Predicted 3D model of RNase P RNA and transfer RNA as a complex of 443 nucleotides.
The prediction has a mean pLDDT of 75.
Rfam match: Bacterial RNase P class A. It is annotated as a ribozyme.

RNA sequence: GGAGUACGCCGGAUGACCGCCCUUUCGCUUUGGCGCUGGGGAGGAAAGUCCGGGCUUCAUACGGGCAGGGUGCAGGAUAACGUCCUGUCGGGGUGACUCGAAGGAAAGUGCCACAGAAACAUACCGCGGGCGGCUCGCGCCGUUCGUAAGGGUGAAAUCGUGAGGUAAGAGCUCACGGAGCACCGCGGUGACGCGGGCUCGGGUAAACCCCACCCGAAGCAAGACCGCUCGAUUUUCCGCCUUUGGGCGGAACGGACGCCCAUCCGAACGAGCUAUGUCGCACCGAGGCGCACGGUAACGCGCGCCCCAGAGAGAUGGUCAUCCCCCACCCAGUGGGGACAGAAUCCGGCUUACAGGCGUACUCCGCGC
RNA sequence: CGCGUUGAAUGCAACUGGUGAGCAGCCUGAUUCUCAAUCAGGUGUACGGGGUUCGAUCCCCCGCAGCGCGACCA
Repeated sequence: GGAGUACGCCGGAUGACCGCCCUUUCGCUUUGGCGCUGGGGAGGAAAGUCCGGGCUUCAUACGGGCAGGGUGCAGGAUAACGUCCUGUCGGGGUGACUCGAAGGAAAGUGCCACAGAAACAUACCGCGGGCGGCUCGCGCCGUUCGUAAGGGUGAAAUCGUGAGGUAAGAGCUCACGGAGCACCGCGGUGACGCGGGCUCGGGUAAACCCCACCCGAAGCAAGACCGCUCGAUUUUCCGCCUUUGGGCGGAACGGACGCCCAUCCGAACGAGCUAUGUCGCACCGAGGCGCACGGUAACGCGCGCCCCAGAGAGAUGGUCAUCCCCCACCCAGUGGGGACAGAAUCCGGCUUACAGGCGUACUCCGCGC
Repeated sequence: CGCGUUGAAUGCAACUGGUGAGCAGCCUGAUUCUCAAUCAGGUGUACGGGGUUCGAUCCCCCGCAGCGCGACCA
C1' cells in the first nucleotide's frame, strides 16, 4: 500500500422564524381556562408479529393423567426463551474467522418413483464345484449348489485400495485408510479427545414414532370501576344437633375456554340501551448513563447521577441561512439529492428493510528499513 | 391494535413426496363468401427466497400479498 475478518457506534449539524402534542414548572384567574414562562416530544429497526416474559380474566394453573404443541451436542448466562456466551464435533476458508433443526435408523411401522435380478433380504449376465446327457477329445447343453470379485441399473447395491488365499470367491487373512461399539485405560464438570480391544448388511425421523425436557387457555379491542330498564336466582335429599336464626356430616346436582380425575366452591347472574367516560397507561421500570470490581465471555454486583414521548388509534412538523456528505454539468461556480422507515400495554430477543460514514482489534499478500 | 386463514395459467380448480389433470378464456390453423359453432395444435418459474430429501406444489424456516374475525360498554 492492497485485499479481507470480527466487534462496536453514528445514521445529517447549528442558528433564526412560524406552528403541533403532553406536562403536579411558573404566573394570572371570573377556577372554565389563558400565557412574550419552564421542561419533554420516534427508532435501530418504532416494522414482521416469529419466539419468550411482566400484567389481566377464566374457582386452582410452581395438583395428576390423557390428548395436543414445542425444543433437541455440552457447560454456563438469564425473569424466561427456539435468544446469548464459551467450548465439542462436522462442513467451508491459505488465514483472521465463519456456517450447522447437531438425540435415536441393531424398539417397531411406513416409504424408497423410473431403471435394475434384487431397494431388504435378493443371483439377470458372469465365475466355479458336483451330477446327468452329447462328444474320441477340446468343449457344449441341462440341473443343482457355491459365489457379491467383475458387467449392467440407480441418488443409493453388502466398507475402499492393494496383496495373499481359494474350485471360484468372500474382512477369510494381512498392510494402509474408513465407520460403529451399552468394552477397557488415561485426560476433561461435560459434549468429547488420545491409546488399546472387538465388530464391519443401505437411506429416510423438516415420515409416523421412541427417548429426554418444557408448555393451562386467551389476550390491553385483556380486564377493573362509574348508570338505567327488564328478567332470573340464593341447589336438592338424608342423618344428627339446635338457643328455631341456623349449624355440622354424607350423597347427588351444578360451577372450565380440549377431555377425565383430584382439590375447592354453592358463588350470582343474564339480556338490552349509551357512541366512545375514568383506570389499566406512560411515577420508578428485568429503566437509562458513568465509574469501580468479579468473570475468557454472555453477564453479575456495588456506588454515584438522571426521570426521559404518548394519544382523539390523529402531536413529534415546516421555511430560510451557514456548514457536512453524495451525484451531474458548460467546474473559483451552478443545479439536484440526504437511505430504510415512523411509537399505541410494557419489556428481552430473533428476523426482515437500510444511502452513506466512523472507530478498535486481528488475518493474508506485496514493498521498504 | 390483536388473532386467524388462504395464496397454483387470464378466471374456476384436481393431485398433498415420484413427468402440474380438467373446464372456460386467449392465440394460430382448418372449415365458411364472412361471423358464430365445430375440429386440430399451442399457451404454465405452482406468491418470492432459502433449507431437508436422490427427488418438493406437497415437509420446515424467513418474507410478500389477499381475505375474515375480535370493542371497553358500567